The RNA shown here (transfer RNA) has 72 nucleotides and comes from a Candidatus Saccharimonadota bacterium.
The coordinates come from a structure-prediction model, not an experiment, and the mean pLDDT is 82.
NCBI's taxonomy places the organism under Bacteria, Bacteria candidate phyla, Candidatus Saccharimonadota.
It matches the Rfam family "tRNA". By type it is a transfer RNA.
RNA sequence: GGCCUCAUCGUCUAGCGGCUAGGACACCGGGUUCUCAUCCCGGCAACCGGGGUUCGAUUCCCCGUGAGGUCA
Numbered sequence: 001g002g003c004c005u006c007a008u009c010g011u012c013u014a015g016c017g018g019c020u021a022g023g024a025c026a027c028c029g030g031g032u033u034c035u036c037a038u039c040c041c042g043g044c045a046a047c048c049g050g051g052g053u054u055c056g057a058u059u060c061c062c063c064g065u066g067a068g069g070u071c072a
Stems, first nucleotide, its partner, number of pairs: 001071007010025004018055001027043005048064005
């Protein structure tokens, strides 16, 4: 340098054009317990950046950035 794949809460991850953007773990508050743990309830928190297509984009397209793979 060419090609391919990926980028979503703190972490891991689901989401094939209209979702209140879901789940697990973590964290915070409460309940249970003599205490801790477990368990139960609740809360917090996210779409990598810019453009385009579309009535509507996390989703499709282009460019960029970052990560990984492969060829040289």